[in-house]
Context: one part of a larger RNA
RNA sequence: GAAUGAACGUUGGCGGCGUGGAUUAGGCAUGCAAGUCGAGCGAGAACCUUUUUACGGAAGCUUCGGCCGAAGUAUUAAGGGGACAGCGGCAAACGGGGUAGUAAUGCGUCGGAAUGUGCCCUCAGGUCGGGGAUAGCCGUGGGAAACUGCGGGUAAUACCCGAUAAUCUCGAGAGAGCAAAGGUCCGCCGUCUGAGGAGCGGCCGACGUGGUACCAGGUUGUUGGUGAGGUAACGGCUCACCAAGCCUAAGACGCCUAGGGGGUGUGAGAGCAUGGCCCCCACCACUGGAACUGAGACACUGUCCAGACACCUACGGGUGGCUGCAGUCGAGAAUCUUCGGCAAUGGGCGCAAGCCUGACCGAGCGACGCCGCGUGCGGGAUGACGGCCCUUGGGUUGUAAACCGCUGUCAGAGGGGAGGAAAGCUUCGGCCUGACCGAGCCUCAGAGGAAGCACGGGCUAAGUUCGUGCCAGCAGCCGCGGUAAGACGAACUGUGCGAACGUUAUUC
Numbered sequence: 001g002a003a004u005g006a007a008c009g010u011u012g013g014c015g016g017c018g019u020g021g022a023u024u025a026g027g028c029a030u031g032c033a034a035g036u037c038g039a040g041c042g043a044g045a046a047c048c049u050u051u052u053u054a055c056g057g058a059a060g061c062u063u064c065g066g067c068c069g070a071a072g073u074a075u076u077a078a079g080g081g082g083a084c085a086g087c088g089g090c091a092a093a094c095g096g097g098g099u100a101g102u103a104a105u106g107c108g109u110c111g112g113a114a115u116g117u118g119c120c121c122u123c124a125g126g127u128c129g130g131g132g133a134u135a136g137c138c139g140u141g142g143g144a145a146a147c148u149g150c151g152g153g154u155a156a157u158a159c160c161c162g163a164u165a166a167u168c169u170c171g172a173g174a175g176a177g178c179a180a181a182g183g184u185c186c187g188c189c190g191u192c193u194g195a196g197g198a199g200c201g202g203c204c205g206a207c208g209u210g211g212u213a214c215c216a217g218g219u220u221g222u223u224g225g226u227g228a229g230g231u232a233a234c235g236g237c238u239c240a241c242c243a244a245g246c247c248u249a250a251g252a253c254g255c256c257u258a259g260g261g262g263g264u265g266u267g268a269g270a271g272c273a274u275g276g277c278c279c280c281c282a283c284c285a286c287u288g289g290a291a292c293u294g295a296g297a298c299a300c301u302g303u304c305c306a307g308a309c310a311c312c313u314a315c316g317g318g319u320g321g322c323u324g325c326a327g328u329c330g331a332g333a334a335u336c337u338u339c340g341g342c343a344a345u346g347g348g349c350g351c352a353a354g355c356c357u358g359a360c361c362g363a364g365c366g367a368c369g370c371c372g373c374g375u376g377c378g379g380g381a382u383g384a385c386g387g388c389c390c391u392u393g394g395g396u397u398g399u400a401a402a403c404c405g406c407u408g409u410c411a412g413a414g415g416g417g418a419g420g421a422a423a424g425c426u427u428c429g430g431c432c433u434g435a436c437c438g439a440g441c442c443u444c445a446g447a448g449g450a451a452g453c454a455c456g457g458g459c460u461a462a463g464u465u466c467g468u469g470c471c472a473g474c475a476g477c478c479g480c481g482g483u484a485a486g487a488c489g490a491a492c493u494g495u496g497c498g499a500a501c502g503u504u505a506u507u508c
Base pairs, nucleotide, nucleotide: 001508002507003506004505006504007503008502009501010500013373014372015371016370017369018368019366020365026329027328028327030326031325032324035090036089037088040087041086047080048079049078050077053074054073055072060067061066097284098283099282106209107208108207109206110205111204112203115201116200117199120197121196122195123194124193125192126191128162129161130160131159137152138151139150140149141148142147168177169176170175182189183188210256211255212254217247218246219245222244223243224242225241226240227239228238229237259281260280261279262278263274264273265272266271286307287306288305289304290303309320310319311318312317337363339362340361341360345359346357347356348355349354376406377405378404379403386397387396388395389394410449412444413443414442415441419437420436424431425430452497453496454495455494456493457478458477459476463492464491465490466489467488473480474479
């Protein structure tokens, strides 16, 4: 000098774009963050319409005896309506957060063969006939609750059986074996089998990728083979048997530290340092372990077990997991709103309308950073007042102010609305969609609302006076201060930068 996710001190007008829990991967109140499909299925509350019966009695008529019979209430049946819950499908393995662990089961680059693949695309072929259950529901129990037992009965694109069966699977072959589901607004949407594709994964290899030798030997499924099991797949991945190998000063093994990369900072470069925001990869989800479901998980807001912690309890037993978005306590020098919206982009489900989406888009807070703008412009004295210095003549602050003339950026008030909107729906005429931001433009007023911080001995741009008297203090280094201090404190003045300026920390 440059730089920072900075902090601290003094000061602080506006805007744009970024950015903001680096420490305790410490504990968490509350709300929200993953649902959707009625065009898979049964059932169906409130409510509405019509209707049956009973009660009811308004208005009207009346010969005063009654007649007629509306509203309303209950009830029967049918239709509409669709809440809540359930079965079933898809999604929930994405998106979002964090960096604890990991020095290699990771990452980066380049290769490889023994592999999987829901949704999507292309091609070929099929979708026949039956069956038994079970939630919901009804009845009846247990429990404080969480929840749960028994009996009856019901549906499906849920489940099962049979048929059909190749280019699929097994097999040398002969041959054997294996599937399906319907819905509908009649347009279509689905379903089964096989082949191919796209994209996405799993696996293997080479090379590269910290410190330490005051860690020198390490290893027994260890290294290889045969056979078997297991996996989507190769393989000691696992097991039985056999052999005794394998790694290592080009640093094995141990210990310490650490997520890796694209990049970032600095530097002429080489290099050195670093990995925050954004993107890719890996890993983690209270701690440890395990599997289930599934195309995909050993699964952040799924399940089970153990533990610590916290909460509820009728003491028998239960419940929970913010390293999602906000927010809270704690620790800390230190890091924000318990905001608005699905309008846009994207995602899930759905034929669609649409629903959900703390992803995302926006707004809020913080000079935390970068950038832009403003705090006026012109004139104005051989020079006011005041301040400071002085050799008392004057010098300086200083065209600075006052005063005169002018302008209208920003901020303020009012108006206006381009654009961010493409889609979607449609009877083909058209209709409809902005949370938030809001440009250019027009009008109003008026210099009005907007400057500080550090420094002045040398390095290093900029000095005088007073106070103090090795005191009080300064200080990055050299060093200042003990009675004339350009170095301490103050004033005046000057220098530098400027909505900032300094200090501290760290990197080059």

Predicted 3D model of a 508-nucleotide part of an RNA (small-subunit ribosomal RNA, 5' domain) from a metagenome.
Rfam family: Bacterial small subunit ribosomal RNA.
Model confidence (mean pLDDT): 87 of 100.